[in-house]
RNA sequence: CACCGAACAGGGCAAACCCGCCGCGAGACGGGGACGCAAAGUCACCGGUCUUUCUUCAACGAAAGACGGCGGGACUGCCGGU
Numbered sequence: 001c002a003c004c005g006a007a008c009a010g011g012g013c014a015a016a017c018c019c020g021c022c023g024c025g026a027g028a029c030g031g032g033g034a035c036g037c038a039a040a041g042u043c044a045c046c047g048g049u050c051u052u053u054c055u056u057c058a059a060c061g062a063a064a065g066a067c068g069g070c071g072g073g074a075c076u077g078c079c080g081g082u
Stems, first nucleotide, its partner, number of pairs: 002082004012037002017032004022027001035069001041075003045072003048067007
């Protein structure tokens, strides 16, 4: 450095739900709480899902957002084995 793994060691993160708070909303943040996670660390680049607005009878279409614990990709990282 590459690949593999989560047994060892140190550990880390935190689903649903509840409370507070922000947002039109998806949802974010803080606290509690653990379903799980070997990248459940970071990134909205590609796809996907979700929200709002415009148009429209509706659909289609367009625009603006959300989700990294949906998939892909990129960058970075502890331990061990080869």

About this RNA:
The RNA shown here (c-di-GMP-I riboswitch aptamer) has 82 nucleotides and comes from Thiobacillus sp. It was read from a public genome assembly, where an Rfam model found it. The prediction has a mean pLDDT of 82.